[in-house]
Context: one part of a larger RNA
RNA sequence: UGUUGGUUGUCUGAGGGAAAGAUUCCACCAGUACGAGAGGAACCUGGAGUCGCAGCCACUGGUUUACCGGUUGUCUGACAAGGCAAAGCCGGGUAGCUACGCUGUAAAUGAUAAAAGCUGAAAGCAUCUAAGCUUGAAGCAUUCCCUGAAAAGAGACAGCCGUUCCCGAACACUUUGCAUUACGGUGCAAAGCGCUAGGGACGAGGGUGUCGGUAUAACACCGGCUUGAUAGGUCAGAGAUGUAAGGAGCAAGCUUCGGCGAGCUCUUCAGUCCACUGACACUAAAAACCCGAGGUUACG
Numbered sequence: 001u002g003u004u005g006g007u008u009g010u011c012u013g014a015g016g017g018a019a020a021g022a023u024u025c026c027a028c029c030a031g032u033a034c035g036a037g038a039g040g041a042a043c044c045u046g047g048a049g050u051c052g053c054a055g056c057c058a059c060u061g062g063u064u065u066a067c068c069g070g071u072u073g074u075c076u077g078a079c080a081a082g083g084c085a086a087a088g089c090c091g092g093g094u095a096g097c098u099a100c101g102c103u104g105u106a107a108a109u110g111a112u113a114a115a116a117g118c119u120g121a122a123a124g125c126a127u128c129u130a131a132g133c134u135u136g137a138a139g140c141a142u143u144c145c146c147u148g149a150a151a152a153g154a155g156a157c158a159g160c161c162g163u164u165c166c167c168g169a170a171c172a173c174u175u176u177g178c179a180u181u182a183c184g185g186u187g188c189a190a191a192g193c194g195c196u197a198g199g200g201a202c203g204a205g206g207g208u209g210u211c212g213g214u215a216u217a218a219c220a221c222c223g224g225c226u227u228g229a230u231a232g233g234u235c236a237g238a239g240a241u242g243u244a245a246g247g248a249g250c251a252a253g254c255u256u257c258g259g260c261g262a263g264c265u266c267u268u269c270a271g272u273c274c275a276c277u278g279a280c281a282c283u284a285a286a287a288a289c290c291c292g293a294g295g296u297u298a299c300g
Base pairs, nucleotide, nucleotide: 005161006160007159008158009157010156011155015147016146017145021051022050023049024048025047026046027045034039052105053104054103055102056101060099061098062097063096067092068091069090070089071088072085073084074083075082076081107143108142109141110140115135116134117133118132162299163298164201165200166199167198170196171194173192174191175190176189177188178187179186180185202294205291206290207289208288209225210224211223212222213221230284231283232282233280234279235278236277237276239273240272241271246267247266248265249264250263253260254259
């Protein structure tokens, strides 16, 4: 752009894609069939595993330069609080991501191949084939998965909207009047007419804008925009770390006997932080703009 008014949503499924599955073992059948014995199956059914594929993060583990704590050197005069040193190093660690973790990954039907057969002539016999018929594979088709109205036979269903209103003398045509004429016309004015050219209003819905993320290279996709919990913030919960600063008490040890003092206990399951959950409009989602069908015999 088309799909014969526009728009929103839900489907159908012609067609296309694929490896999404592959495989091993065990039990039972059964010490059975078979076989003199020795030995020794199979179909069905059930269970377990390995590899691959897809998904997920409740559990286990990894990561976690969010975060909390310990500590060394040095600097900010000291304390407190911090900077730098691979995140300085070390101990933990939620969300997210992830595997070493968890879940799923049947089977069947149909038509056949090689092949096995039935009936059966040509050819009084025989013959699976010539007519006819029955079986038969991890392969083919379908069920399953993904995609798929641009499938031109361009689909179906449902909701909503539209088929309205206004301006318009720049243009064509008609009529009348006046002027002019070389009588063929030409010019001017007025009226009518074409729902003309063109413009505007309204308008389901969409887009821009803007706050974001179940989405993400761009684009797209999904959600919100005050009739609001969309993001931030605050508070609370869940969670991480592990008991902050200040104060009080005790105290190894050192001492110039004046004091200094690591460390411990209490205040304190403290303090700090938080990607998760909830509540609350405090902050920001303001305003505004653009596109958009507008054929009444139902939509030809």
The prediction has a mean pLDDT of 83.
Predicted 3D model of a 300-nucleotide part of an RNA (large-subunit ribosomal RNA, domain VI) from Candidatus Iainarchaeum sp.
It matches the Rfam family "Archaeal large subunit ribosomal RNA".
It was read from a public genome assembly.